c-di-GMP-I riboswitch aptamer from Fontibacillus panacisegetis, 93 nucleotides, folded computationally. Of the family's consensus pairs, 95% are formed in the model.
């Protein structure tokens, strides 16, 4: 330095549940503290692709009108759905 393994070791991360926030947002979802610990060798980071979720705002339909309801749509979102980029710990070849 390189790239392969994870039945070691030291440690990392924390799904989901309870809670607790006059928290952020239309909502999906995020954000922190607190017990516990599904599971992950990138479950560090990044929203470049694909997918996945939500649809405020716009756009059409229904309604005499308003409301309101239906449906169509990310510029909202998710990195613990895959894929790529990137950057790292440990012991072994």
């Nucleotide at each position: 330095g390189u790239a392969g393994a994870a039945c070691a070791a030291a440690g990392g991360c924390a799904a989901c549940u309870u809670u607790c926030g006059u928290c952020c947002g239309a909502a999906a979802g995020g954000c922190g503290g607190a017990a516990g610990a599904c599971g992950c060798a990138a479950a560090g980071c990044u929203a470049c692709c694909g997918g996945u979720c939500u649809a405020a705002a716009c756009c059409g339909c229904u309604c005499u009108u308003c409301a309101a309801g239906c449906g169509g749509c990310a510029u909202g979102a998710c990195a613990g759905c895959g894929g790529g980029g990137u950057u790292g710990c440990u012991u072994c070849g």
Notes: Its Rfam family is "c-di-GMP-I riboswitch aptamer". Gene Ontology term of the family: cyclic-di-GMP binding. RNAcentral holds the sequence, with entries from ENA and Rfam.